The RNA shown here (transfer RNA) has 73 nucleotides and comes from Petrotoga olearia. Its mean pLDDT, the model's own confidence on a scale to 100, is 81. Rfam family: tRNA. The RNAcentral record of the sequence draws on ENA.

RNA sequence: GCCGAUGUAGCUCAACUGGCAGAGCGGCUGACUUGUAAUCAGCAGGUUGGGGGUUCAAGUCCCUUCAUCGGCU
Numbered sequence: 001g002c003c004g005a006u007g008u009a010g011c012u013c014a015a016c017u018g019g020c021a022g023a024g025c026g027g028c029u030g031a032c033u034u035g036u037a038a039u040c041a042g043c044a045g046g047u048u049g050g051g052g053g054u055u056c057a058a059g060u061c062c063c064u065u066c067a068u069c070g071g072c073u
Base pairs, nucleotide, nucleotide: 001072002071003070004069005068006067007066010025011024012023013022019056027043028042029041030040031039049065050064051063052062053061
């Protein structure tokens, strides 16, 4: 230099053919308990790496750019 993959909540990951952004763990609050843990109930937490475009509608499609990983030379 060329090709490919990945990037979504604090962490690990979903999200089907473009149609309300979710789960588990973690955090907070409450219940239970003499107390803790466990269990149960609830709550909070998101610029979907950045920018632009297409569309009524984009995590998803297109362009560009950044980061990480892999391959080729």